[in-house]
RNA sequence: GAAGCCCGCCAGACCGCCGCUGGUGCAAGUGCCGAAAGGCCGCACUGGAGGAACGUCCGGACUGCACAGGGCAGCGUAGCAGCUAACGGCUGUCCACCGUGAGGUGAGGAUCAGAGCAACAGAGACGAGUCCCAGGGGAGUACUUGCGAAGGUAGACCACUGGGGGUGAAACGGGCAAUCUCUACGCGCAGCAACACCAAGUAGGCACACGUUGACGGGGCCCCCGGAGUGUGCGGGUAGGUGGCAUCGAGCCGGUGGGGCGACCCCCGGCCCAGAGUAAUGGCGGUCACGCGCGGGCAACCGCGUGCACAGAAUCCGGCUUAUCGGUGGGCUUCACAC
RNA sequence: GGGUCCUUAGCUCAGUUGGUAGAGCGGCUCCUUUACACGGAGUAGGUCGGCGGUUCGAGACCGUCAGGACCCACCA
Numbered sequence: 001g002a003a004g005c006c007c008g009c010c011a012g013a014c015c016g017c018c019g020c021u022g023g024u025g026c027a028a029g030u031g032c033c034g035a036a037a038g039g040c041c042g043c044a045c046u047g048g049a050g051g052a053a054c055g056u057c058c059g060g061a062c063u064g065c066a067c068a069g070g071g072c073a074g075c076g077u078a079g080c081a082g083c084u085a086a087c088g089g090c091u092g093u094c095c096a097c098c099g100u101g102a103g104g105u106g107a108g109g110a111u112c113a114g115a116g117c118a119a120c121a122g123a124g125a126c127g128a129g130u131c132c133c134a135g136g137g138g139a140g141u142a143c144u145u146g147c148g149a150a151g152g153u154a155g156a157c158c159a160c161u162g163g164g165g166g167u168g169a170a171a172c173g174g175g176c177a178a179u180c181u182c183u184a185c186g187c188g189c190a191g192c193a194a195c196a197c198c199a200a201g202u203a204g205g206c207a208c209a210c211g212u213u214g215a216c217g218g219g220g221c222c223c224c225c226g227g228a229g230u231g232u233g234c235g236g237g238u239a240g241g242u243g244g245c246a247u248c249g250a251g252c253c254g255g256u257g258g259g260g261c262g263a264c265c266c267c268c269g270g271c272c273c274a275g276a277g278u279a280a281u282g283g284c285g286g287u288c289a290c291g292c293g294c295g296g297g298c299a300a301c302c303g304c305g306u307g308c309a310c311a312g313a314a315u316c317c318g319g320c321u322u323a324u325c326g327g328u329g330g331g332c333u334u335c336a337c338a339c
Numbered sequence: 340g341g342g343u344c345c346u347u348a349g350c351u352c353a354g355u356u357g358g359u360a361g362a363g364c365g366g367c368u369c370c371u372u373u374a375c376a377c378g379g380a381g382u383a384g385g386u387c388g389g390c391g392g393u394u395c396g397a398g399a400c401c402g403u404c405a406g407g408a409c410c411c412a413c414c415a
Stems, first nucleotide, its partner, number of pairs: 001335010012288007020048007029041001031040003050310001055320001057319005062191004069223004074187005079093005094108001095106004109182002114180002116176002131164005137158002141154005195243004205234006216226003236414003251271005257266003290307007340411007349364004358395001366382005388404005
């Protein structure tokens, strides 16, 4: 210098003005909206999108169903050891494969428990055996030499030994368990439209079916538990409010702190950090930085324009996957050259 | 917001122990008719939504992405 591998970081900064939205404090009117429950209005201070908030692919918290119990079925995972609230995630390591290498990928238990599968080609494909060739052997046929005994040639049969052109992914030796299955471990089911409370309203209705000989519920079945109404259709009413829900957490930041190879754990100090239910997080101006385009200039640079990645919280967390304009830091490998 | 399912020819759909992708309608050509329709004969048309994995082999099995469809509140 070229080509790569791995691990990170940023996703413009600052100031002013005007808005939107949450919190806290102060202050309120016989205020406004509403039938009510309940909500709204002022001022000050202060918070206000992401690394993926995406997807909803896993795992949990939380809530209800019985204080969630037992069995079967079903589903999931799979070297070994660990981390974790948990996981299909992560870490270390062994093995296999790919790469010259740095490194990358791997659902990687069991095929002497049993079952199943293998198209086409080929003699033969999972039951075994023989399609072809060679060799010698056995029994016996035809033709033939020969007076005869005996011999020669040919093709078919039987078993034996050796070899295999060739087919195919694979040829008695295995393959496939992301085929059934077995082993071990895990999973009860549903999801914030869960769930709890408040307010208003009506035809608190009608028909059929099932039901204490247990309907129905415990979203598969049985046990077991609860249990007096339940289901379907038609019809009626409301589609409003509060909590859950966002100040205490598997929380965030810092540490030349301690343990561990590491994932991670412990200790110390500091912080409180988005939040609706038509759904906020925006607009304008200025300065600086950077990228792109155009013009000028030998160049440094100057002027004008533009700012354009993927994407946007919705109960909350831990992961994974996918998308992403660019910029930038660190470690390492291979090749070439120079010393 | 949460959940369930689908994607195969132009359209509607089949496709089971994984082994050469099919049907109906439609299209095209020919026959029939004066001509058209009907009818008859024939023929073309597929990256099995995309990518990756398992396997000798994937429409099917597994993962991921894309597109599409459907369902859900409360009272008595």
Molecule: RNase P RNA; transfer RNA
Organism: Acidovorax sp.